[in-house]
Predicted 3D model of a 72-nucleotide RNA (transfer RNA) from Lachnospiraceae bacterium NE2001. Rfam family: tRNA.
RNA sequence: AUCCGUGUAGAACAAUGGUAGUUCGGCUCCCUGUUAAGGAGAAGGUUGUAGGUUCGAGUCCUACCACGGGUG
Numbered sequence: 001a002u003c004c005g006u007g008u009a010g011a012a013c014a015a016u017g018g019u020a021g022u023u024c025g026g027c028u029c030c031c032u033g034u035u036a037a038g039g040a041g042a043a044g045g046u047u048g049u050a051g052g053u054u055c056g057a058g059u060c061c062u063a064c065c066a067c068g069g070g071u072g
Base pairs, nucleotide, nucleotide: 001071002070003069004068005067006066007065010024011023012022013021018055027041028040029039030038048064049063050062051061052060
C1' cells in the first nucleotide's frame, strides 16, 4: 500500500429490513439466626463515527476510526 474479518448493556455474545434480546455481573426485595446457595423484580444501550438508500437500518451502500488477520 491493498484485501478480508470484527466493533451491540459492566463482561461474553444473539437478533430474516419491522417492539434491540440472552447468560453472567451490579441493584432492590423474599427466604435464612448470619453469610453463601436458592427464589422474585426492576434498572442499565448514541448498536465504533459521519453520511446515504428505504415508509422503516444493528442489518443494505459509501467514507473514516479502532482491533485482528492475509498478500506485497